[in-house]
Molecule: transfer RNA
Organism: rhizosphere metagenome
RNA sequence: GAGGGGGUAGUUUAAUGGCAGAACAAUUGCCUGAAAAGCAAUAGACGAGUGUUCGAUUCUCUCCCUUCUCA
Numbered sequence: 001g002a003g004g005g006g007g008u009a010g011u012u013u014a015a016u017g018g019c020a021g022a023a024c025a026a027u028u029g030c031c032u033g034a035a036a037a038g039c040a041a042u043a044g045a046c047g048a049g050u051g052u053u054c055g056a057u058u059c060u061c062u063c064c065c066u067u068c069u070c071a
Stems, first nucleotide, its partner, number of pairs: 001070007010024004018054001026042005047063003051059001
């Protein structure tokens, strides 16, 4: 330099145009003499921008980051 994959919560990840979900982690409460475990609840995310669309995590384009292959 060329091409391909990936980017969603603190972490691991779903959602192939129509309410952004789960698990673990965190916080609070219950339980306990106390802690752990358990139970319940709460908060927390679509890499940035642009376009298409009634509607975009999803489709288009540009950029950024990461990974792989080739040179």